RNA sequence: GGCCCCGUGGUGUAGCCUGGUCUAACACGCAGCCCUGUCAAGGCUGAGAUCGGCGGUUCAAAUCCGCUCGGGGUCGCCA
Numbered sequence: 001g002g003c004c005c006c007g008u009g010g011u012g013u014a015g016c017c018u019g020g021u022c023u024a025a026c027a028c029g030c031a032g033c034c035c036u037g038u039c040a041a042g043g044c045u046g047a048g049a050u051c052g053g054c055g056g057u058u059c060a061a062a063u064c065c066g067c068u069c070g071g072g073g074u075c076g077c078c079a
Stems, first nucleotide, its partner, number of pairs: 001075007010028004020059001030046005052068005
């Protein structure tokens, strides 16, 4: 340098291919309440990501396209 993969709440993931009830789901964690002699477990409710960044296409973008940043893999080049 070429090619490929990954980036979504605090953490781990799904959703992306095939755009639309996704301003977004699940689990863990967190907060409050209930339950309990206490703790744990369990039940209910809630906060928390606008999807790495910028731009484009579109009526509409986490999703498609371009550029770019970070991480990883692989192949190659120089020596």